RNA sequence: GGGGGAUUAGUUUAGUGGGAAAACCUCUGCUUUGCAAGCAGAAAUCGAGGGUUCGACUCCCUCAUCCUCCA
Repeated sequence: GGGGGAUUAGUUUAGUGGGAAAACCUCUGCUUUGCAAGCAGAAAUCGAGGGUUCGACUCCCUCAUCCUCCA
């Protein structure tokens, strides 16, 4: 320098054009003499910018970071 892949909540990950989700973590309440465990509830998210579309995490382009292959 070129090819391919990945980027979604604090962490690990689902999600093939229309309702953004799970587990753990955090917070609140119940339970306990207290802690842990358990139960109920809550908060928190689509890497950045543009384009296509009635509508984009999803399709296209550029950029950023990381992984990998070739040279």
Predicted 3D model of a 71-nucleotide RNA (transfer RNA) from Rossellomorea marisflavi.
Rfam family: tRNA. By type it is a transfer RNA.
The sequence is in RNAcentral, with records from ENA.
NCBI's taxonomy places the organism under Bacteria, Bacillota, Bacilli, Caryophanales, Rossellomorea.
Its mean pLDDT, the model's own confidence on a scale to 100, is 81.